[in-house]
RNA sequence: CGAGUAAAUCGGGUGGCCGCCCUGGAGGCAGUUUGCCAGGGAGGAAAGUCCGAGCUCCGCCGAGCAGGGUGCUGGGUAACGCCCAGGAGGGGUGACCCUACGGAAAGUGCCACAGAAACAUACCGCCAGCGGACUUGAUAGCAUCGGGGCGUCGGUAAGGGUGAAAUGGUGAGGUAAGAGCUCACCAGCAGCCAGGAGACUGGCUGGCUGGGCAAACCCCACCCGGAGCAAGACCGAAUAAGAGGACUCAACCGCUCGAAGCCUCAGGGUUAUCGGGUGAGUGCAAGGCGCUCGGCCGAAGUCCUCGGGUUGGUCGCUUGACCCUGGUGGCAACACCCGGGCUAGAUGGAUGGUCACCGCCCCGGUGCAACCGGGACACAGAACUCGGCUUACAGAUUUGCUCGCCCG
Numbered sequence: 001c002g003a004g005u006a007a008a009u010c011g012g013g014u015g016g017c018c019g020c021c022c023u024g025g026a027g028g029c030a031g032u033u034u035g036c037c038a039g040g041g042a043g044g045a046a047a048g049u050c051c052g053a054g055c056u057c058c059g060c061c062g063a064g065c066a067g068g069g070u071g072c073u074g075g076g077u078a079a080c081g082c083c084c085a086g087g088a089g090g091g092g093u094g095a096c097c098c099u100a101c102g103g104a105a106a107g108u109g110c111c112a113c114a115g116a117a118a119c120a121u122a123c124c125g126c127c128a129g130c131g132g133a134c135u136u137g138a139u140a141g142c143a144u145c146g147g148g149g150c151g152u153c154g155g156u157a158a159g160g161g162u163g164a165a166a167u168g169g170u171g172a173g174g175u176a177a178g179a180g181c182u183c184a185c186c187a188g189c190a191g192c193c194a195g196g197a198g199a200c201u202g203g204c205u206g207g208c209u210g211g212g213c214a215a216a217c218c219c220c221a222c223c224c225g226g227a228g229c230a231a232g233a234c235c236g237a238a239u240a241a242g243a244g245g246a247c248u249c250a251a252c253c254g255c256u257c258g259a260a261g262c263c264u265c266a267g268g269g270u271u272a273u274c275g276g277g278u279g280a281g282u283g284c285a286a287g288g289c290g291c292u293c294g295g296c297c298g299a300a301g302u303c304c305u306c307g308g309g310u311u312g313g314u315c316g317c318u319u320g321a322c323c324c325u326g327g328u329g330g331c332a333a334c335a336c337c338c339g340g341g342c343u344a345g346a347u348g349g350a351u352g353g354u355c356a357c358c359g360c361c362c363c364g365g366u367g368c369a370a371c372c373g374g375g376a377c378a379c380a381g382a383a384c385u386c387g388g389c390u391u392a393c394a395g396a397u398u399u400g401c402u403c404g405c406c407c408g
Base pairs, nucleotide, nucleotide: 001404002403003402004401005400006399007398008397009396010395012358013357014356015355016354017353018352020041021040022039023038024037025036043379047390048389050388051387052386053385054384055228056227057226058225060295061294062293063292064291065290067224068223069222070221071220072086073085074084075083076082087101088099089098090097091096102219103218107217108216109213110212111211123160124159125156126155127154129152130151131150134148135147136146137145138144168186169185170184171183172182173181187209189206190205191204192203193202194201195200232315233314234313235312242306243305244304245303246302247301251282252281253279254278255277256276257275258274259273260271261270262269263268287297288296322341323340324339326337327336328335329334359377361375362374363373364372365371
């Protein structure tokens, strides 16, 4: 000097004019309105609504099942699927980066096509035996020996082919030809020892050893109520005393009808009896969790359909697991301590418009500086509040580390 990698900061400034929202104050009976004075007024992501909570309301408790979430180890945190530090595997020369990272020996399932064969196997090939009236050389002929070929039968999984993947890999010995058959070095598996809090790592020994997929169903470990500020609370106001239906009723009671008894004796009255009807009157129920079981509560209503009124106001609404400097502990995430700070609270929804200059960036005059001219200045707006993750972002700046080149 260039390239890369990890982390962080800013992302317009000044002034004039006009225009907004909130809080406080004085103006002195109080209240309201207007004006005046003072102070404050969108983010690193406010986005996505993907996680976790605070808060509010609802849900009876326990056990089991169902359903859902996470998935290496240790730590942090209110908690998390987040953050930090490690481990393993992979990428990169490296700084660094990525991981949907428990279990395939509990079971089920899948691996198309190609290929002989994908939980199983021999297509080509190699080798041995047997057979023939085959062929050839030694040899002119027989015999004999050797080579080649054909058929049959056996051995083989080293070589070739197919494939993402084919009885661990490479090399040597050995063999009729081969094979962990034997050996050396590796990988895997099992056992033992050592280190580490742990995931794991290292060493020794051994039999030689057939995969992959769980982001397939599944198994294992741990965790999990629901709904959400349009939650919810209060004030005010209004309406059609709204309409219809289902369920449940053992017993008691009320009303009513009849019988019987008694009284009256003309109607009728009455009951400590019996029977019928009826009534939400009492009360067993109904009901209370996704399902089941148990317990508990509940105690006159429960449930369904149609229709009407209120769309007003106040609170919730901003002091927080909050922010900042410094210190202590910790590799770090972070925790604690002293000190300091208060930083929007709108509700068809506020912080804007315009003018001028400056600044950063791009292009041209021009090869550089100065100067001049033109253009352009990112992503994007709180709505109860936090901790995260993910996504978007013109341009500018700072720091650590890695690699390459040059000079000393």